A computed fold for an 84-nucleotide RNA from a Candidatus Rokuibacteriota bacterium, annotated as c-di-GMP-I-GGC riboswitch aptamer.
The sequence was found by an Rfam model in a public genome assembly.
The prediction has a mean pLDDT of 87.
RNA sequence: UCCGAUAAAGGCAAACCAGCCGUGAGGCUGGGACGCAAAGCCAUGGACCCCGGCGCGAACGCCUGGGCCGCCAGGCUACCGAAA
Repeated sequence: UCCGAUAAAGGCAAACCAGCCGUGAGGCUGGGACGCAAAGCCAUGGACCCCGGCGCGAACGCCUGGGCCGCCAGGCUACCGAAA
C1' cells in the first nucleotide's frame, strides 16, 4: 500500500416520533437504532426525486433551477492493526 477480525478504543445513525424551516423533493435539532470500515467531506458523471417552463390535454420527452453522496461511480482526507 492493500485488506478488514466474534480484537481494542472510539465514531456515525435508517425507519419511526416531536419541534422548527421549505411550495416541494427535503433540511436542522432532540429522541430512537435498521444498519455502516469511510454511513467522514465534495453534487464531478449517471440513477432517482421535487418546483417551474415547453412540446401536446394525459402518458411521455426535453430544458432551467433545486434535492439526494445511507443508489452506483469518481475525487479528497482519516482512527485501529489480527489474518492473508

Source information: Lineage of the source: Bacteria > Bacteria candidate phyla > Candidatus Rokuibacteriota.